[in-house]
């Protein structure tokens, strides 16, 4: 100090206001949220030309979720300017999406969940 076994922790964020109604965080309005990986020209630090941290909800995957006996299938959203050798990642603006069940119709409430779960750190144990 690299891979490999074994175990243990971690592991999702949101409806303020106003209206109508007998009832709505569900409708109208307006308001908020952005899981994990990987790319990136971004900041920041070290330092010397590399390295380390950090940077996409809408780009390539993964996870919840549906379906099926099983293999195994299916699953959301981005654009337009500007810099530049190069941006759907960086600056400005405009937009667009969010399983299933319950209930006045729910990305934000209750519930399946004291579940599962991509991954993340540590320790173990062993080889050099």
């Nucleotide at each position: 100090a690299a891979a490999a076994u074994u175990c243990u922790u971690c592991g999702g964020g949101g409806u303020a206001u106003u209206g109508u109604g007998c009832a709505a965080u569900u409708c109208a309005u307006g308001a908020c949220c952005g899981a994990c990986g990987g790319u990136g020209a971004u900041u920041g630090g070290c330092a010397g030309a590399g390295c380390c941290a950090u940077a996409a909800g809408u780009c390539c995957g993964u996870g919840a979720g549906c379906c099926g006996a099983a293999a195994g299938g299916c699953u959301g959203a981005u654009c337009c300017g500007g810099u530049g050798u190069a941006a759907u990642u960086c600056c400005g603006g405009g937009a667009c999406c969010g399983a299933c069940g319950g209930u006045a119709a729910a990305g934000u409430c209750c519930g399946g969940a004291u579940g599962g779960g991509a991954g993340a750190a540590g320790a173990c144990c062993g080889u050099c």
Source information
A computed fold for a 128-nucleotide RNA, annotated as FMN riboswitch aptamer (RFN element). It was read from a public genome assembly, where an Rfam model found it.